[in-house]
Molecule: SAM riboswitch aptamer (S box leader)
Organism: soil metagenome
RNA sequence: CUUAUCAAGAAAGGCAGAGGGAACAGGCCCUGUGAAGCCUUAGCAACCGCUCCGAUAUAUUCGGGGGCCAGGUGCUAAAUCCUGCUCGAACCGGUUUAAUGGUAUACGAGAAAGAUGAG
Numbered sequence: 001c002u003u004a005u006c007a008a009g010a011a012a013g014g015c016a017g018a019g020g021g022a023a024c025a026g027g028c029c030c031u032g033u034g035a036a037g038c039c040u041u042a043g044c045a046a047c048c049g050c051u052c053c054g055a056u057a058u059a060u061u062c063g064g065g066g067g068c069c070a071g072g073u074g075c076u077a078a079a080u081c082c083u084g085c086u087c088g089a090a091c092c093g094g095u096u097u098a099a100u101g102g103u104a105u106a107c108g109a110g111a112a113a114g115a116u117g118a119g
Stems, first nucleotide, its partner, number of pairs: 001119006011041005019030003024084004042076003047072002049068005054062002080113001085110004090103003
């Protein structure tokens, strides 16, 4: 850089000793009943692997579906904790009807950023 996924799931102990939830801001939350970090053990999970089925453009195609495996990664508070940008909806204002405009959040969709896997 490309691509897929991200509302599911899964914690105890030891060392340590004040922070942590990626960064910034705002919220909210966790934390001396012990944060981060390190170690041990345990667990979760099917991305990589194997296999069956399905679909079709028949391509060594398809993040379509089922089953198996914990070897390589990953993960084990809260939706990626929530918001931030855009659009829609809502409300205000305006109007004959609309549009332009404004506001803020408890909604929806998308983007951005991030995390993880594979390449």